[in-house]
């Protein structure tokens, strides 16, 4: 230099055909207990890497940039 994959709550990851952004773990609170753990319930937490485009509507489609990983030279 070229090619490909990936980038979504603190962490690991879903998100199917473009139509209200979710799960598990973690955190906080409550219940249960003599108390803790475990268990159950609830709550908070997101510029969907960044910028632009298409569209009535974009995490999803298109273009560019950045980062991570892999391959080729």
């Nucleotide at each position: 230099g070229c090619c490909g994959a990936c980038g979504u709550g603190g962490c690991u990851c879903a998100g199917u055909u473009g139509g209200u952004a979710g799960a598990g773990c973690a955190u906080u609170u409550c219940a249960u207990u003599c108390g803790u753990a475990a268990u159950g319930a609830a709550a908070g937490g997101g510029u969907c890497a960044c910028g632009g485009g298409u569209u009535c509507g974009a995490g999803u489609c298109c273009c560019g940039u950045c980062g991570u990983c892999g391959g080729c030279u």